A computed fold for a 74-nucleotide RNA from a Thermoplasmatota archaeon, annotated as transfer RNA.
Its Rfam family is "tRNA". The family's RNA type in Rfam is transfer RNA.

[in-house]
RNA sequence: GCCCGCGUGGGGUAGCUUGGAUAUCCUAUGAGGUUGCGGACCUUAGGACCUGGGUUCGAAUCCCAGCGCGGGCA
Numbered sequence: 001g002c003c004c005g006c007g008u009g010g011g012g013u014a015g016c017u018u019g020g021a022u023a024u025c026c027u028a029u030g031a032g033g034u035u036g037c038g039g040a041c042c043u044u045a046g047g048a049c050c051u052g053g054g055u056u057c058g059a060a061u062c063c064c065a066g067c068g069c070g071g072g073c074a
Stems, first nucleotide, its partner, number of pairs: 001073007010027003020057001029045005050066005
């Protein structure tokens, strides 16, 4: 340099193929309950679509460019 894959809460993950309603679940964290104190368990709260642009009535999803990570070739 070229090609391929990936990028979603603090961490992990589904949703992307086939555009549509409030973006899923687990974990961690805060609060409450429970307990003699904890743990476990139950309830509850906050928190995310890598960036910019385009298409569209509507984009996490489609298109383009960029950035980052991983792999392959040279």